[in-house]
RNA sequence: GCAGCUAUGGCGGAAUGGUAGACGCGCUAGAGUCAGAAUCUAGUGGGAAACCGUUUGAGUUCAAAUCUCAAUAGCUGCA
Numbered sequence: 001g002c003a004g005c006u007a008u009g010g011c012g013g014a015a016u017g018g019u020a021g022a023c024g025c026g027c028u029a030g031a032g033u034c035a036g037a038a039u040c041u042a043g044u045g046g047g048a049a050a051c052c053g054u055u056u057g058a059g060u061u062c063a064a065a066u067c068u069c070a071a072u073a074g075c076u077g078c079a
Base pairs, nucleotide, nucleotide: 001078002077003076004075005074006073007072010025011024012023018062026044027043028042029041030040031039045052046051055071056070057069058068059067
């Protein structure tokens, strides 16, 4: 330099173009216990709010995490 794959809450990870973040882990609070563990219940993206949020920018569309283009980063292969 060329080609391919990947990028989603704190972590893993799901998601037919139509309520974004299922499910699990973790964390917080409560119950529980002499005190803990296990277990159970509730909550848990950012922001004071309005709003914003699927790596970044642009495009298609009434509507995009999902389709198209470009860029960035990581991994793999080739030269």